[in-house]
Context: one part of a larger RNA
RNA sequence: UUGGGCGUAAAGGGCGAGUAGGCGGUCUGUUAAGUCAGGUGUGAAAUUUCAGGGCUCAACCCUGAAACUGCGCUUGAAACUGGCAGGCUAGAGGACAGGAGAGGGAAGUGGAAUUCCCGGUGUAGCGGUGAAAUGCGUAGAUAUCGGGAGGAACACCAGUGGCGAAGGCGACUUUCUGGCCUUAAACUGACGCUGAGGUACGAAAGCGUGGGGAGCAAACAGGAUUAGAUACCCUGGUAGUCCACGCCGUAAACGAUGAGUGCUAGGUGUCGGGUGUCAAAGCUCGGUGCCGCAGUUAACACAUUAAGCACUCCGCCUGGGGAGUACGUUCGCAAGAAUGAAACUC
Numbered sequence: 001u002u003g004g005g006c007g008u009a010a011a012g013g014g015c016g017a018g019u020a021g022g023c024g025g026u027c028u029g030u031u032a033a034g035u036c037a038g039g040u041g042u043g044a045a046a047u048u049u050c051a052g053g054g055c056u057c058a059a060c061c062c063u064g065a066a067a068c069u070g071c072g073c074u075u076g077a078a079a080c081u082g083g084c085a086g087g088c089u090a091g092a093g094g095a096c097a098g099g100a101g102a103g104g105g106a107a108g109u110g111g112a113a114u115u116c117c118c119g120g121u122g123u124a125g126c127g128g129u130g131a132a133a134u135g136c137g138u139a140g141a142u143a144u145c146g147g148g149a150g151g152a153a154c155a156c157c158a159g160u161g162g163c164g165a166a167g168g169c170g171a172c173u174u175u176c177u178g179g180c181c182u183u184a185a186a187c188u189g190a191c192g193c194u195g196a197g198g199u200a201c202g203a204a205a206g207c208g209u210g211g212g213g214a215g216c217a218a219a220c221a222g223g224a225u226u227a228g229a230u231a232c233c234c235u236g237g238u239a240g241u242c243c244a245c246g247c248c249g250u251a252a253a254c255g256a257u258g259a260g261u262g263c264u265a266g267g268u269g270u271c272g273g274g275u276g277u278c279a280a281a282g283c284u285c286g287g288u289g290c291c292g293c294a295g296u297u298a299a300c301a302c303a304u305u306a307a308g309c310a311c312u313c314c315g316c317c318u319g320g321g322g323a324g325u326a327c328g329u330u331c332g333c334a335a336g337a338a339u340g341a342a343a344c345u346c
Base pairs, nucleotide, nucleotide: 003318004317005316006315007300008299012314014201016199021194022193023192025088026087027086028085029084030083031082033081034080035077036076037075038074039073040072041071042070048066049065050064051063052062053061054060091191092188093187097182098181099180103177104176105175106174107173108172109171110154115149116148117147118146119145120144121143125136126135162169163168206247207246208245209244210243211242215241216240220236221235222234223233258313259312260311261310262309263308266291267290268289269288270287271286272285273284274283275282295302296301319346320345321344328339329338330337331336
């Protein structure tokens, strides 16, 4: 490289929109680039294969034929692919009418709870643990009542419930805004799918500047435990956690399962629509679970939400270690990220 693969053995990019490229519904006409057929030129000789011949055989040599699977020119064919022209509506989009939703941004509001401050009542303990101690408390704590401050998170509802491309999203109201589903089918008429590079987004932690700081809590301190205890347990406690703006760009970023299209038994939950009915049953579309046939799989299992049967496009793998390391380069304030070997060794 070919081949074979990528749920768990090595392997799906964290996830979008999209450029080049690749691939692309249906009908008619045309063209003849791809494709196919004929002719012709060339494809040196040697080599190769076949049939003969010569050295006593063979290697070797000679003769003839084939082959040289290719390329050029030319004459045709027109099914398929492509080009051009004109149609179509089953893909895609889509005016109109409804619908559900923690989808996103901004502003405002609320109650419960923790902590702190002030005041009242009140007295000797509180707290914590396996047991304790550090700690707090007669300068009046804990408990309890009233008032106030401030920050963060939103109990119940809550559900293999919903929404989002993924990360993720959960009090309420207003406002701006994206996507999705259904009915009907007016309208456009292939406008589609995928997508190298580039680019938007991207949990937590971390970084920069300025705020904020209730609770929690790396680091740190003390108390215990222990042979020791740089831990697990306890009392404290700073970054951080929160906000604004700007970086970082990684995760077991997981369904460890790329995206799209078509096809292939059923059963049973649930969510959002449509239809149907007095109400239902039923029928139907879209999502989300469980079970299960064929089929697949090394097995486990998957099974119309496929890991089944096919096609299109992208990404990735090629024994373990060395190593996601070194070097170089790009990016970053840094931390580091991305790309990514070899020697050697088993």
Molecule: small-subunit ribosomal RNA, central domain
Organism: uncultured bacterium